Model confidence (mean pLDDT): 79 of 100. A computed fold for a 163-nucleotide RNA from uncultured Anaerotignum sp., annotated as Lysine riboswitch aptamer. It matches the Rfam family "Lysine riboswitch aptamer". The family has 47 seed sequences and 3,224 matches in Rfam 15.1. On this family, see Rodionov et al., Nucleic Acids Res 2003: "Regulation of lysine biosynthesis and transport genes in bacteria: yet another RNA riboswitch?". The sequence is in RNAcentral, with records from MGnify. The source organism's lineage runs through Bacteria, Bacillati, Clostridia, Anaerotignaceae and Anaerotignum. Of the family's consensus pairs, 100% are formed in the model.
């Protein structure tokens, strides 16, 4: 450097399915009486409002994104995942911020899983993080055994295997 291997293996995308949610909104109607919308705070700008904002209460019509299951395809086997940090871009406009998208950087973690607790989350789902199992896939050592097998014990993917 090339070729591989692990398994309930990784991602990616489509498709559908629950949640979000009888929320948001919208339309009418009380009911208030000036503020309200453009992510948040200042300042500017804009539009809406006494032909009545906001806010609350009823009626009606009724979402969607980011999360998450499940199946196929398609890429793959540091697959990839988290955490921190930072560059660009995004919102009416400026400064901070913060929210979405995206690239790099750094650390950590072999793989899947089970409890518990903490975070995140709308969530009890998922996810990360500690703790403590059980499985498993490699090596390395030490025993038994002689089979390509078993069984302790430690290592990390910066690992194994074969050229």
């Nucleotide at each position: 450097g090339u070729a591989g291997a692990g398994g309930u293996g990784c991602g990616u995308u489509u498709u559908u399915c629950a949640a979000g949610a009888g929320u948001a909104u919208c339309c009418g109607g009380g009911u208030g009486a000036a503020u309200a919308u453009c992510a948040u705070a200042a300042g500017g700008g804009a539009u809406a409002g006494a032909u009545g904002c906001a806010g609350c209460c009823c009626g009606c019509a009724a979402a969607a994104a980011g999360g998450g299951g499940a199946a196929a395809a398609c890429g793959c086997c540091g697959a990839a995942g988290a955490a921190g940090g930072g560059a660009a871009a995004u919102g009416c406009c400026u400064u901070a911020u913060c929210u979405u998208u995206c690239c790099g950087c750094u650390u950590c973690u072999g793989g899947u899983u089970g409890u518990a607790c903490a975070g995140u989350c709308a969530a009890u789902a998922g996810c990360u993080g500690u703790a403590u199992g059980a499985c498993u896939g490699u090596c390395a050592u030490u025993g038994g055994a002689a089979a390509u097998c078993c069984a302790a014990u430690g290592g990390a993917g910066c690992g194994c295997u074969a050229c």